[in-house]
A computed fold for a 339-nucleotide RNA from a Miltoncostaeaceae bacterium, annotated as Bacterial RNase P class A. It is recorded under the gene name rnpB. Rfam family: Bacterial RNase P class A. It is annotated as a ribozyme. The sequence is in RNAcentral, with records from ENA.

RNA sequence: GCAGGUCAGGCAGCCGCGGGUCGUGCGAGCGGCUCGAGGAAAGUCCGGACACCGCAGAGCAGGGUGCUGGUUAACGGCCAGCGGGGGAAACCCCAGGGAAAGUGCCACAGAAACGACACAGCCUUCGGCCCUCGGGUCGGCGGCAACGGUGAAACGGUGCGGUAAGAGCGCACCAGCGGUCUGGUGACAGGCCGGCUGGGUAAACCCCACCCGGUGCAAGGCCGAAUCGGGGCGUUGACGCUGCUCGCCGAGCCCCAGGUAGGCCGCAUGAGGCGUCCGGCGACGGACGUCCCAGAUGGAUGGCUGUCCACGACAGAAUCCGGCUUACGACCUGCUAAA
Numbered sequence: 001g002c003a004g005g006u007c008a009g010g011c012a013g014c015c016g017c018g019g020g021u022c023g024u025g026c027g028a029g030c031g032g033c034u035c036g037a038g039g040a041a042a043g044u045c046c047g048g049a050c051a052c053c054g055c056a057g058a059g060c061a062g063g064g065u066g067c068u069g070g071u072u073a074a075c076g077g078c079c080a081g082c083g084g085g086g087g088a089a090a091c092c093c094c095a096g097g098g099a100a101a102g103u104g105c106c107a108c109a110g111a112a113a114c115g116a117c118a119c120a121g122c123c124u125u126c127g128g129c130c131c132u133c134g135g136g137u138c139g140g141c142g143g144c145a146a147c148g149g150u151g152a153a154a155c156g157g158u159g160c161g162g163u164a165a166g167a168g169c170g171c172a173c174c175a176g177c178g179g180u181c182u183g184g185u186g187a188c189a190g191g192c193c194g195g196c197u198g199g200g201u202a203a204a205c206c207c208c209a210c211c212c213g214g215u216g217c218a219a220g221g222c223c224g225a226a227u228c229g230g231g232g233c234g235u236u237g238a239c240g241c242u243g244c245u246c247g248c249c250g251a252g253c254c255c256c257a258g259g260u261a262g263g264c265c266g267c268a269u270g271a272g273g274c275g276u277c278c279g280g281c282g283a284c285g286g287a288c289g290u291c292c293c294a295g296a297u298g299g300a301u302g303g304c305u306g307u308c309c310a311c312g313a314c315a316g317a318a319u320c321c322g323g324c325u326u327a328c329g330a331c332c333u334g335c336u337a338a339a
């Protein structure tokens, strides 16, 4: 320096808090026993379970993913590979389909940033001038893109030949493309042949393939006061409508609806932990055994003392689970060996 793993101060005593259970008490409670945070409980970034709502089917829109093969309940995770990149190495990193469907963009610099271009130049030829007759210079018609300069990037690269100068114009090697053969499940790798050659950018629109309904436990289910409301029943009625009967109205009792306050459930046995064996390179899967491991709702897990040491970092559950990311102390194992 790289990779992987383990622990998360230990032990004893006392006091306290929450859950469960047993005993006791009419009850409030009390007593015994037992259990009581994490590797990240965190961020809430992915994926699922579960719940309610929506939904004939299919498509569009929208969102996501994007090398290959596996793994899984599922994933954007993980494993094993391929390709590319970094490192001296161990090893690490990659948003890694399509740029020959179309559109857009490519700052500055530069002649020119896409079917574009010639600034400085090179070459041939014609004319003028100069001339030391080799040539020089200016202008024109053409040819060229090697060389110079710009840029992140300049229309294949390097070399040889070729040419007036040049040019895949020809050849060799390399890169790319197409075809074909071999190996591989595949990504791909290697060989041969061909014509020579089409800038980059898709975490720009877009195209292609695959996946995706919405909302989240304050989901949601059950019970349910008081008040208000509806109905019934007689007994009753001071004042009333009205002197009397009925009726209205009020008081009393009963019932009902709604589902507020509140309570219970959801809610802790699960894609569960540990051990052994088997299959697999591995992620993972299977068999057997064993264990029960927080469950609040003003929300528990703390404090003191003694002792030992390496003197203890980050950090506290709130529906649950699989990941990712971030924070962080110590220890162990293996590997690398450039300075």
Stems, first nucleotide, its partner, number of pairs: 001335007009308007017036008038314001042325002045323005050216004062212005067081005082096001083094004097207002102205002104201003119148001121144003125140006156174006175197001177194007220265004229256005236250002240248002272291008309312001